Transfer RNA from Polychytrium aggregatum, 72 nucleotides, folded computationally. Its Rfam family is "tRNA". About the family: Transfer RNA (tRNA) molecules are approximately 80 nucleotides in length. Rfam links the family to the GO term triplet codon-amino acid adaptor activity. The family's RNA type in Rfam is transfer RNA.

[in-house]
RNA sequence: GGGGGUUUAACUCAGUGGUAGAGUGUCUGCUUUGCAUGCAGAAAGCCAGGCGUUCGAUCCGCCUAUCCUCCA
Numbered sequence: 001g002g003g004g005g006u007u008u009a010a011c012u013c014a015g016u017g018g019u020a021g022a023g024u025g026u027c028u029g030c031u032u033u034g035c036a037u038g039c040a041g042a043a044a045g046c047c048a049g050g051c052g053u054u055c056g057a058u059c060c061g062c063c064u065a066u067c068c069u070c071c072a
Base pairs, nucleotide, nucleotide: 001071002070003069004068005067007065010024011023012022013021018055026042027041028040029039030038048064049063050062051061052060
């Protein structure tokens, strides 16, 4: 330099065009003499960034960035 892939909650990951989810973690309450466990609830996302396509984009296209991998 070129090819392919990754990027979504604090972390690990789902989500194939129509209102963004789970587990773990965090916080609050209940339970306990207290802690843990358990139960109930809550917060936390401009879906890596930009521009397009579309009535509508996490999802399709292009560019940029990041990390992984292959070729030279």